[in-house]
RNA sequence: GGAACGAUAGCGCAAUCGGGAGCGCGCCGGUCUGAAACACCGGCAUGUCUAGGUUCGAAUCCUAGUCGUUCCA
Numbered sequence: 001g002g003a004a005c006g007a008u009a010g011c012g013c014a015a016u017c018g019g020g021a022g023c024g025c026g027c028c029g030g031u032c033u034g035a036a037a038c039a040c041c042g043g044c045a046u047g048u049c050u051a052g053g054u055u056c057g058a059a060u061c062c063u064a065g066u067c068g069u070u071c072c073a
Stems, first nucleotide, its partner, number of pairs: 001072007010025004019056001026044006049065005
């Protein structure tokens, strides 16, 4: 210098070829207990890497950029 893949909640991940974002863990509160743990109930998530574009509508498609991993030179 060129290329591929990836970036979604505090962490690990999903979202069926565009219809508006969820699961587990975690954290907080409650029930239960002598007290805990377990279990159950409720809650917390300014969450889609950034900026543009296309579209009635974008995590998803297009362009540029940032970061990470890998490959080629």
Predicted 3D model of a 73-nucleotide RNA (transfer RNA) from Haloarcula onubensis. Its Rfam family is "tRNA". The organism belongs to Haloarcula, within Archaea. The same sequence occurs in records of 2 taxa.